[in-house]
Predicted 3D model of a 73-nucleotide RNA (transfer RNA) from a Flavobacteriales bacterium.
The sequence is in RNAcentral, with records from ENA and MGnify.
Rfam family: tRNA. Rfam classes the family as a transfer RNA.
The same sequence occurs in records of 2 taxa.
RNA sequence: GCCCUUGUAGCUCAGUUGGAAGAGCGGCUGCCUUGUAAGCAGAGGGUCGCGGGUUCGAAUCCUGCCUCGGGCU
Numbered sequence: 001g002c003c004c005u006u007g008u009a010g011c012u013c014a015g016u017u018g019g020a021a022g023a024g025c026g027g028c029u030g031c032c033u034u035g036u037a038a039g040c041a042g043a044g045g046g047u048c049g050c051g052g053g054u055u056c057g058a059a060u061c062c063u064g065c066c067u068c069g070g071g072c073u
Stems, first nucleotide, its partner, number of pairs: 001072004007066001010025004019056001028042004049065005
């Protein structure tokens, strides 16, 4: 330099055919307990790596850049 791949909640990851975002764990609050842990319930937490484009509508399609990992020379 070229090719492939990854990027979504604090962490690990889903997200189907484009219809507008979820789970588990963690943290918080409450219940339970003499108290803690475990258990149960609830609420919250998101510029979907960044910019541009297509579309009525983009996490998803196209494009440039950045980033994680891998391959070729």